[in-house]
RNA sequence: CAUAAGUCACAGGGGCGCCUUCGGGCUGAGACGGCAUCGCGCCGGACCCUUUAACCUGAUACGGGUAAUGCCGGCGUAGGGAGCUUGAUGAAAUGCGAUCG
Numbered sequence: 001c002a003u004a005a006g007u008c009a010c011a012g013g014g015g016c017g018c019c020u021u022c023g024g025g026c027u028g029a030g031a032c033g034g035c036a037u038c039g040c041g042c043c044g045g046a047c048c049c050u051u052u053a054a055c056c057u058g059a060u061a062c063g064g065g066u067a068a069u070g071c072c073g074g075c076g077u078a079g080g081g082a083g084c085u086u087g088a089u090g091a092a093a094u095g096c097g098a099u100c101g
Stems, first nucleotide, its partner, number of pairs: 001095003006089004010083001011050004017026003032044004055080003062073003
């Protein structure tokens, strides 16, 4: 001087669907709560993600399946998308180099 996974903190990004006899059921990491009362609004929460990509668009589309739904698959090396070098720890470690004896 440089250094990984993991963990923590700060900052930032993101979605919250389908069915219902309203008890609940399905998928999922997540389908929650409050206010508002129809605006796919606001706030909070949990969860996921930050270039090894969560999510959005194309898509009220295509194929399969389901009680139904982005439920599954393709589309997809597509077009967008937040740290594309945030900080600490990891590390009295490891590696490299310089100087002195």